[in-house]
RNA sequence: UCAGACGGUCGGGCGGCCGCCGGUGUCCGAAAGGGCAUGGGAGGAAAGUCCGGGCUCCACGGGAACACGGUGCCGGGUAACGCCCGGCGGGGGCGACCCCAGGGACAGUGCCACAGAAAGCAAACCGCCCAUGCGCCUCGGCUCGUGGGUAAGGGUGAAAGGGUGCGGUAAGAGCGCACCGCGAGACCGGCAACGGGAUCGGCAGGGUAAACCCCACCGGGAGCAAGACCGAAUAGGGAUGACCGGCUGCGUCUUCGGAUGGCAGCGGACGCGUUCCCGCGUCGUCGUCCGGGUAGGUCGCGCGAGGCGGUCGGCAACGGCCGUCCCAGAUGAAUGGCCGUCACCCCGGGCGCGUCCCGGGGGACAGAACCCGGCUUACAGACCGUCUGAACCU
Numbered sequence: 001u002c003a004g005a006c007g008g009u010c011g012g013g014c015g016g017c018c019g020c021c022g023g024u025g026u027c028c029g030a031a032a033g034g035g036c037a038u039g040g041g042a043g044g045a046a047a048g049u050c051c052g053g054g055c056u057c058c059a060c061g062g063g064a065a066c067a068c069g070g071u072g073c074c075g076g077g078u079a080a081c082g083c084c085c086g087g088c089g090g091g092g093g094c095g096a097c098c099c100c101a102g103g104g105a106c107a108g109u110g111c112c113a114c115a116g117a118a119a120g121c122a123a124a125c126c127g128c129c130c131a132u133g134c135g136c137c138u139c140g141g142c143u144c145g146u147g148g149g150u151a152a153g154g155g156u157g158a159a160a161g162g163g164u165g166c167g168g169u170a171a172g173a174g175c176g177c178a179c180c181g182c183g184a185g186a187c188c189g190g191c192a193a194c195g196g197g198a199u200c201g202g203c204a205g206g207g208u209a210a211a212c213c214c215c216a217c218c219g220g221g222a223g224c225a226a227g228a229c230c231g232a233a234u235a236g237g238g239a240u241g242a243c244c245g246g247c248u249g250c251g252u253c254u255u256c257g258g259a260u261g262g263c264a265g266c267g268g269a270c271g272c273g274u275u276c277c278c279g280c281g282u283c284g285u286c287g288u289c290c291g292g293g294u295a296g297g298u299c300g301c302g303c304g305a306g307g308c309g310g311u312c313g314g315c316a317a318c319g320g321c322c323g324u325c326c327c328a329g330a331u332g333a334a335u336g337g338c339c340g341u342c343a344c345c346c347c348g349g350g351c352g353c354g355u356c357c358c359g360g361g362g363g364a365c366a367g368a369a370c371c372c373g374g375c376u377u378a379c380a381g382a383c384c385g386u387c388u389g390a391a392c393c394u
Stems, first nucleotide, its partner, number of pairs: 001390010012342007020041002023038006043365001047376002050374005055223004068219005073087005088102001089100004103214002108212002110208003125154002127150007135142003162180006181203001182201003187196003227299004237290007246266005251260003268283005306325008344362007351354001
């Protein structure tokens, strides 16, 4: 210098003017409210709502089992987690480093497409070898057939029951041997996952559990529209008072004498355009009190697993202690707009080529809604640190 790996920080600064939402103080006002002053006002993801909690209500005597859902190497951190840290094992990269649902396949069941002879208590298609039959001939072989041996060679496949070599054999074969691989493994190291391994074994029942399943562990449900309080107008409910009101039946209450505006039928009144018939609808009026719900309002709701700094312990995640700070709470929802200037980036021009001057342009993803801890996803651009590889120079 170029190419990369990992971790972290920021997400424009300053000033002026005009606004918006809360807090505090003060003044005016009976109150509602208003004036003035002062201080605060989005994010690293506020997002997706995917995990884990706090909080609230509901359910629940305790325990166990079953069902369902989730998690799944080991140790640690944490309020908790499927998160984080440190390790282990496997895979990738020259490397820094990155990726992995990473328990169990002798508990059982299922599946293994296509190709291939054969895909699971392995398998003989071609080839090789032996025996045998017919035929041919140059008499030793050849063609074709039958029976058997053979997993060394060919071919298929993601996968065919260790690999290479020597011996061995009719041809072959861990059949024997050497090395490599594999399995078991006394013992050793480590809290553990796991690692090393004397020695032994000719080598073994392939894969698949983000297939059912088995094992271990965890798990009540719903969510701030949770939930609590205050509470109109109108309509409806209950009690009661006054006035008005026909008959019958049923119901209700009863001190069994009755009482009763609860219901039904008939009659009546009123309305549906005026009368009649028919049809439909309405039928107590006024007042007082009580309770429930709705609209609306208040709380929940901002001191918290809190921020910042220091120190100690720990490889780290994180924890202990000390100091310091108070830092948005709206409810159709405030946190904004304009101008100037500086810094950054881009484009054009100028020369006295400086990393200078002039002019123009640009700045992402997104936005609290009960609150925290994570994960995931989106993001213009700027900066810092550690490390790796290559080339060159001294």
Molecule: Bacterial RNase P class A
Organism: Alphaproteobacteria bacterium